Order: sequence, then C1' cells, then structure tokens
RNA sequence: AGGGGUAUGAUGCAAUGGUAGCAUGCCGGUCUCCAAAACCGUUCAUGGGAGUUCGAAUCUCUCUACCCCUG
Repeated sequence: AGGGGUAUGAUGCAAUGGUAGCAUGCCGGUCUCCAAAACCGUUCAUGGGAGUUCGAAUCUCUCUACCCCUG
C1' cells in the first nucleotide's frame, strides 16, 4: 500500500428493514441469628458522521479502533 472481518448495557452474546432482548453483574427487597444460595424487582447499550427508506442494530458510503491475509 491492497484485500477481508469485527464493533450492541459493566461482562458474554442474540435480534427476517417493523416494541433493541437473554444470561451474568451492580443496586434494592423477601428469606436467614448472620452470610451464601434461592426468589422478586430495578438500572444500564447499537463505535463517529452522512445517505437510502414510511421505518435502519440490520442496506450503502466514509472515518476511527482492533484482528487476519497479500506484498
């Protein structure tokens, strides 16, 4: 320099263009002599920008970060 891939709560992952969900965690509660476990509840997210569309996490372009391949 060229090509390809990935980016979603604190963490690990889902999501046919149509209400962004699950598990763990944090916090609060129930239970317990106390704690753990269990159960209930709560909080938190689509890497940045632009475009297409009635509607974008999803499609297109570009940038950023990381990974792989070629030279």
Molecule: transfer RNA
Organism: uncultured Clostridia bacterium